[in-house]
RNA sequence: AUCCGGCCUUAGGGGUGGCUCAUGUGAGCCUGAGACCAGUAUUGGAACCCUUGAACCUGAUCCGGUUAGUACCGGCGUAGGAAUAGGACCCGGACCAUAA
Numbered sequence: 001a002u003c004c005g006g007c008c009u010u011a012g013g014g015g016u017g018g019c020u021c022a023u024g025u026g027a028g029c030c031u032g033a034g035a036c037c038a039g040u041a042u043u044g045g046a047a048c049c050c051u052u053g054a055a056c057c058u059g060a061u062c063c064g065g066u067u068a069g070u071a072c073c074g075g076c077g078u079a080g081g082a083a084u085a086g087g088a089c090c091c092g093g094a095c096c097a098u099a100a
Base pairs, nucleotide, nucleotide: 002094003093004092005091006090007087008086009085011051012050013049014048017030018029019028020027021026036045037044038043056081057080058079062075063074064073065072
């Protein structure tokens, strides 16, 4: 010097479920980064995660396992699809050169 990450800005993508009891409202519980608020529906907002080394979706009313039960764990899966562009040089790493 260059590249990558942390950092900042900008644009965008995504999920928001399940079980038990009750049932007029609801309460409790499970996993997780996230299961929230408003709203008649549509939808909007907040937080969280992700932007090709990819969150998430499809397959799926799938298959196996676990559990009081579950969409919880795993398989499927080297599967198919899936969303930006810059800045700064404070920190770390990679690499190159020089010196010892």